[in-house]
A computed fold for a 114-nucleotide RNA from an Acidobacteriota bacterium, annotated as SAM riboswitch aptamer (S box leader). The organism belongs to Acidobacteriota, within Bacteria. The sequence was found by an Rfam model in a public genome assembly. The coordinates come from a structure-prediction model, not an experiment, and the mean pLDDT is 77.
Parts: sequence; structure tokens; C1' cells
RNA sequence: GCGUUAUCCAGAAAGGUGGAGGGUUCAGGCCCUGCGAAACCUUGGCAACCUGCCCUAUAAGGCAAGGUGCUACAUCCUGCCCUCAUUUUUACCAAAAAAAGGGAAAGAUACCGA
Repeated sequence: GCGUUAUCCAGAAAGGUGGAGGGUUCAGGCCCUGCGAAACCUUGGCAACCUGCCCUAUAAGGCAAGGUGCUACAUCCUGCCCUCAUUUUUACCAAAAAAAGGGAAAGAUACCGA
């Protein structure tokens, strides 16, 4: 890197190095940033996927924090599909825009697998 499954409305910052970007990528929007971005280091913290223990019914539940992960706001919104109040153009068919809702895709993390 690939595949399966689960979760993604919660939570958790100080210091040092660094010196212009960042919120994964593309486009548009929105936002953070020289009152110091990314990245790295130290210390702390959050959570509880794996793990250990208790209890138990191989469930559910509880405790711990060893392996991961995370630590602005939020998978930030839109993009593809469906439903649809409404609006515009039009004689009609139809087309376009678009609030809201749902889904997919993509992504992140964890366990497992080849």
C1' cells in the first nucleotide's frame, strides 16, 4: 500500500525548536495563522479499538492504562445519487437554480486477514 468489519454530534494544552503556511488531496466557499502555520521534541491530558483484571451467560456491565490513536472549531460545507417546500424561463414538453432530509463515494482511526 490492499481487503473485511466497527466507529466518526463527545473529549483533551503548555513549553522548546522552527519560520509560512494550515483545516488529507482537486475546485469553490468558510475558517485558523508573524499576537507565529506546518513539522519535530518534551511534559501533560483525552478516549477506550486491542490488551489485562473483576463480574458474568463466551452476552451486557465495571476497573486499569501496557500497544495504537487523538489533543482549534467541526469527517467544516458544497461537488455524485434520491426525495422534496419553493423560485425563474417556457404556450406545453422540458430546463435551470436551490433550502431541507437521506444515501453513496472518498477520508480518518482501530481490530483482523492475505